[in-house]
Model confidence (mean pLDDT): 75 of 100. A computed fold for a 349-nucleotide RNA from a Candidatus Obscuribacterales bacterium, annotated as Bacterial RNase P class A. Its Rfam family is "Bacterial RNase P class A". The family's RNA type in Rfam is ribozyme. Rfam links the family to the GO terms dimeric ribonuclease P complex, tRNA processing and ribonuclease P activity. It was read from a public genome assembly, where an Rfam model found it.

RNA sequence: GAAGUAGCGCAGACUGUCGCGUUGGCCGCAAGGUCAAUGAGGAAAGUCCGGGCACCACAGGGCUGGUUGCUGGGUAAUGCCCAGUGCGCGUGAGCGUGAGGAUAGUGCCACAGAAAUGAAAACCGCCGCAGCAAUGCGGUAAGGGUGCAACGGUGCGGUAAGAGCGUCACCAGCAAGGUCGAGAGGCCUUGGCUAGGUAAACCCCGCUGAAGGUGCAAGGCGAAGGUAUAACUUGAGGUUAUGGUGGCCCGCCAUCUCAAGUUGCUGAUGCCGCUAGAGGGCGCAGGAAACUGCGUUCCCAGAUAGAUGACAGUCGAACACAGAACCCGGCUUACGCGCUACUUCAUUU
Numbered sequence: 001g002a003a004g005u006a007g008c009g010c011a012g013a014c015u016g017u018c019g020c021g022u023u024g025g026c027c028g029c030a031a032g033g034u035c036a037a038u039g040a041g042g043a044a045a046g047u048c049c050g051g052g053c054a055c056c057a058c059a060g061g062g063c064u065g066g067u068u069g070c071u072g073g074g075u076a077a078u079g080c081c082c083a084g085u086g087c088g089c090g091u092g093a094g095c096g097u098g099a100g101g102a103u104a105g106u107g108c109c110a111c112a113g114a115a116a117u118g119a120a121a122a123c124c125g126c127c128g129c130a131g132c133a134a135u136g137c138g139g140u141a142a143g144g145g146u147g148c149a150a151c152g153g154u155g156c157g158g159u160a161a162g163a164g165c166g167u168c169a170c171c172a173g174c175a176a177g178g179u180c181g182a183g184a185g186g187c188c189u190u191g192g193c194u195a196g197g198u199a200a201a202c203c204c205c206g207c208u209g210a211a212g213g214u215g216c217a218a219g220g221c222g223a224a225g226g227u228a229u230a231a232c233u234u235g236a237g238g239u240u241a242u243g244g245u246g247g248c249c250c251g252c253c254a255u256c257u258c259a260a261g262u263u264g265c266u267g268a269u270g271c272c273g274c275u276a277g278a279g280g281g282c283g284c285a286g287g288a289a290a291c292u293g294c295g296u297u298c299c300c301a302g303a304u305a306g307a308u309g310a311c312a313g314u315c316g317a318a319c320a321c322a323g324a325a326c327c328c329g330g331c332u333u334a335c336g337c338g339c340u341a342c343u344u345c346a347u348u349u
Stems, first nucleotide, its partner, number of pairs: 001345010012315007020039008041321001045332002048330005053215004060250004066208001067206001069205001070084005085099001086097004100204002105202002107198003123144002125140006152171004156166002172194001174191007219272004225266003230263008241255005279298008
């Protein structure tokens, strides 16, 4: 100097003039005025996950469904985060991982190829025998071909030619034993030579889990108007059909009839829910880390057609992506500038 890898920070600030939302104080009968405080994000986005909270539901039972499925830790919880193991990619810093079971069972591996399992198969080739030759019979699976994949791979020996044929060497796989590690797994020794792949096919097993569902347009309080031939409760009867109970079946409840009783039911719209939290800052301690504990300090939007804008000046490295709507923790996507550490290459000293 070039090319990369991983992480962090900011994403405007100040002054003046005018204009906005909320809360609080003061003045005002009220409308309103004035003062103070405060007022969009790192992703507020996507609505992909996990929860808090609210309601349905005290009538359940059986089946079905879901699950990003290695180990340990964290968290309110997760498909999230941290640290590892195995495998894969990269020269490397690093990155990815939907990572249990193919000996419970059922499938599939098209085409090509001799052959893709019921342990089969021989196209070319190699070897042996017969033959003048064409060719026939037998052996072989080391070489070539087909294919994603061909009954472990390479070398040496051996053989008619070959083959784990070989108590040969090295390696892969499988099994047993030993050892290290909380564990996933790692290492060593020995062994017989060793029938694939696919579960991101169905499935099996494990975990979670049918206490799930619906979601702030959840759910509550009040209420103009409408309705009493209305709405609801209790008891008894009835069980054809319909509806409800997250899906299916059974069950249960309601609609039906009779009796008794209550004053409700619906609803334009107003208010609550609505922001003090699994909260933020700082410090100390524990931990490899994620994170946890303790102390201290702060209150930082709550709109409801929906608020923070305009002008001028100065500074600045930079205005890119982009606006809360019950709240929080993640993931993913979009994007400008700056900084730090590490890796590789080239050149110089």